[in-house]
Context: one part of a larger RNA
Molecule: large-subunit ribosomal RNA, domain I
Organism: Sphaerochaetaceae bacterium
RNA sequence: GGCAUACGGUGGAUGCCUUGGCGCUAAGAGCCGAUGAAGGGCGUGGCAAGCUACGAAAAGCUACGGUGAGCAGCAAGCAGGCUUAGACCCGUAGAUACCCGAAUAGGGCAACCUGUCCGGAGUCAUAUCCGGAGAUCAGGCGGUGAAUAAAUAGCCGUCUGAGGACAACCCGGGGAACUGAAACAUCUAAGUACCCGGAGGAAGAGAAAGAAAAAUCGAUUCCCGUAGUAGCGGCGAGCGAAGAGGGAAGAGCCUAAACCCGGUGCUCAACUGAGUGUGUGAGAAGGAUAGCACAUUGAGUUGAGUACCGGGGGUAGUGGGACUCUCAGAAUCAACUAAAUUUCUAAUUGAAGCGGACUGGAAAGUCCCGCCAUAGAAGGUAAAAGCCCUGUAGGUGAAAGGAAUGCAGUUGAGGAGAGUAUCCCGAGUACCGCGGAGCACGUGGAAUUCCGUGGGAAUCAGCGAGGACCAUCUCGUAAGGCUAAAUACUCCUUAGCGACCGAUAGCGCAUAGUACCGUGAGGGAAAGGUGAAAAGCACCCCGGGAGGGGAGUGAAAGAGUACCUGAAACCGUAUGCUU
Numbered sequence: 001g002g003c004a005u006a007c008g009g010u011g012g013a014u015g016c017c018u019u020g021g022c023g024c025u026a027a028g029a030g031c032c033g034a035u036g037a038a039g040g041g042c043g044u045g046g047c048a049a050g051c052u053a054c055g056a057a058a059a060g061c062u063a064c065g066g067u068g069a070g071c072a073g074c075a076a077g078c079a080g081g082c083u084u085a086g087a088c089c090c091g092u093a094g095a096u097a098c099c100c101g102a103a104u105a106g107g108g109c110a111a112c113c114u115g116u117c118c119g120g121a122g123u124c125a126u127a128u129c130c131g132g133a134g135a136u137c138a139g140g141c142g143g144u145g146a147a148u149a150a151a152u153a154g155c156c157g158u159c160u161g162a163g164g165a166c167a168a169c170c171c172g173g174g175g176a177a178c179u180g181a182a183a184c185a186u187c188u189a190a191g192u193a194c195c196c197g198g199a200g201g202a203a204g205a206g207a208a209a210g211a212a213a214a215a216u217c218g219a220u221u222c223c224c225g226u227a228g229u230a231g232c233g234g235c236g237a238g239c240g241a242a243g244a245g246g247g248a249a250g251a252g253c254c255u256a257a258a259c260c261c262g263g264u265g266c267u268c269a270a271c272u273g274a275g276u277g278u279g280u281g282a283g284a285a286g287g288a289u290a291g292c293a294c295a296u297u298g299a300g301u302u303g304a305g306u307a308c309c310g311g312g313g314g315u316a317g318u319g320g321g322a323c324u325c326u327c328a329g330a331a332u333c334a335a336c337u338a339a340a341u342u343u344c345u346a347a348u349u350g351a352a353g354c355g356g357a358c359u360g361g362a363a364a365g366u367c368c369c370g371c372c373a374u375a376g377a378a379g380g381u382a383a384a385a386g387c388c389c390u391g392u393a394g395g396u397g398a399a400a401g402g403a404a405u406g407c408a409g410u411u412g413a414g415g416a417g418a419g420u421a422u423c424c425c426g427a428g429u430a431c432c433g434c435g436g437a438g439c440a441c442g443u444g445g446a447a448u449u450c451c452g453u454g455g456g457a458a459u460c461a462g463c464g465a466g467g468a469c470c471a472u473c474u475c476g477u478a479a480g481g482c483u484a485a486a487u488a489c490u491c492c493u494u495a496g497c498g499a500c501c502g503a504u505a506g507c508g509c510a511u512a513g514u515a516c517c518g519u520g521a522g523g524g525a526a527a528g529g530u531g532a533a534a535a536g537c538a539c540c541c542c543g544g545g546a547g548g549g550g551a552g553u554g555a556a557a558g559a560g561u562a563c564c565u566g567a568a569a570c571c572g573u574a575u576g577c578u579u
Stems, first nucleotide, its partner, number of pairs: 001578009015564001016529002020501002022498007029490002032164001039100003042055003046078002050074002061094006070082002105114003116133006136162009169200001170198005180187001184234001210217002221248004231239002252482003255426001259312014275296006317460001319425004323419005332413006340405006347396003353369001355368004370387002372376001378390003431455007441467001462477005516523002536563001539550004
């Protein structure tokens, strides 16, 4: 030195555990913000570093409810206190709420600096302090008012609104590349990621200029299905419908126009009489005035035309309406609101073994004997408890606030038939050429939809569609608008579930966006377990201490806070064999 055996050290695997996660279900909610949010800074405790709570009224103040013996946050301790005259705690509604932050008086290197006006406190007067106002943009109203006559812009005042935040879902405006095509360019990835704008609890879509091909259906949305079909495609890679059929849900409406009424402006015509200007009157000059003549951009009345505004009317595809005539006057619908009911936000009641024996440190275990059950969900209690505790099933309950339903009330809306001469039925629109985009559809025979650009109709004997186009036939009625439900999502709340994890797992975090790294954007950990209970080792001894030996606690100290179990690598001690 090696091997073996025994006993240790180190180390923290494994087992067991769970305070934390992950995924989902059912309801709710989908907020918040100039009445200053989200998020922060700084403070607030008798002693106070961190977290939590709160805000100079600062681990709190007030009121109303609940509860009922303790309280004094995590968090021990000391001190000083509160509380059955109801504290603490829980719920509802309030008060206060420093500074920054959209941040909004001005500035600024966020949490700071400076300053104006009004009112108040204070001072002899300043100073200082307290309350309030004062940003920008948009809209309404009022005032003022240029170039430039009228006007407008501008300016000023006042009122109202907005601004920011927000996990995903939604709509719109922009919009990649890697990649795939075994290279690559059309294509794909993909209208994805990402950026911007906007909204809601959903959004969007939506009451046929539809789908179809049967003399059919009847707004939209979503699911199944049609179907990986029809198609598209360097016909490569790939992309990829729709109608039907079956379900979920179910809801329909308002305008424009024609026509009638009213108002205002403009134009034309007629009339009216006052004003203004010029001339005359008017003679030597100047001036005034009655009268007369001409002009008038000014005023009024009436009529016609036209434009706009308001009210009525009217809303359709078996075409409808206006218009003319005849009848009817209410069924119904919508919004808001009160009672009442239900429900949410605290709670409360709630059955049955302190049974016997045994083991044990400990009984909830085992044996024996009972009991309850609309309750044998679960958790805790010294091991495994229906009957010990908290609970559970089932009942009960709200001063205050929220939500839903809501007889009824108020307000608003709200008809039918016949006739058919005339009038109306959404215009730079439909459509066409050219250039693009989007439709499953890559320009193709390319319809349908949208944008740019140049042209540019018709009004029901009209117009559009049925995948170029034309005819016949069929279907519909564009160029205005609103609309619940079925659908999507989950930052969040409540209740629950899991052939989900169990500390190298599960969220990055059993908590931490902390420590740490980076100029910064940003990156980003590790780290759980004494015991049933601290009963956390009084006292003695060795030692400077650390540590150890006794003693004591405990079931156990080989559970001693470097603490459950305590594998291996690795390091020793002893003995044997061997080199």